[in-house]
């Protein structure tokens, strides 16, 4: 370098109401690398915008490059921990639809990236 596989979970019981897994109480989930073990630190895909260029009848589609991109503190043990153990908080892209992290779509995709193979 080239090819192959793989590469995201989660609504439980209730209430309100014509109607709600989107509202309220209550359940529950946690991509990937790095680091003392991490949704909350760094960094990085995902989704969303911008420009360039290629394809194309096209407003599609591809590729680069850029831009956006969420939340956390006490105590303990230790050399070391915002990762461990205990307490108590928060967060979670676009579209649809009674207001959605969890339901249906784009997605039977796109990938950070892990393993094999030559």
């Nucleotide at each position: 370098u080239u090819c192959u596989u793989c590469a995201g979970g989660g609504u439980u019981g209730g209430g309100u109401g014509c109607g709600a897994u989107u509202c309220c109480c209550u359940a529950c989930u946690g991509g990937c690398g790095g680091u003392a073990u991490a949704g909350u630190c760094c960094g990085c895909g995902a989704c969303c915008c911008c420009a360039a260029g290629a394809g194309u009848g096209a407003u599609c589609u591809c590729u680069u490059g850029g831009g956006c991109u969420g939340a956390c503190u006490c105590g303990g043990u230790g050399u070391a921990a915002c990762u461990c153990c205990g307490g108590g908080a928060c967060c979670a892209a676009c579209a649809g639809u009674a207001c959605a992290g969890u339901c249906u779509g784009g997605a039977u995709g796109a990938a950070a990236g892990a393993a094999g193979a030559a």